[in-house]
RNA sequence: GGGCCCGUCGUCUAGUGGUAGGACGCCGCCCUCGCAAGGCGGAGGUCCCGGGUUCAAUUCCCGGCGGGUCCACCA
Numbered sequence: 001g002g003g004c005c006c007g008u009c010g011u012c013u014a015g016u017g018g019u020a021g022g023a024c025g026c027c028g029c030c031c032u033c034g035c036a037a038g039g040c041g042g043a044g045g046u047c048c049c050g051g052g053u054u055c056a057a058u059u060c061c062c063g064g065c066g067g068g069u070c071c072a073c074c075a
Base pairs, nucleotide, nucleotide: 001071002070003069004068005067006066007065010024011023012022013021018055026042027041028040029039030038048064049063050062051061052060
């Protein structure tokens, strides 16, 4: 340098045109003599960035940035 894949709450991940869901963690309540486990509820997301298409974009297209992988080049 080229090909392919990936980027979504703190972490891991689902969703692939029509208001973004789950698990763990966190907070509150219940339970307990107390703690853990368990039950109920809650907070937490510029969906990596910029542009385009569309009535509408996390989703499609282009560019960029970051990560992974394979190949090539130099030595």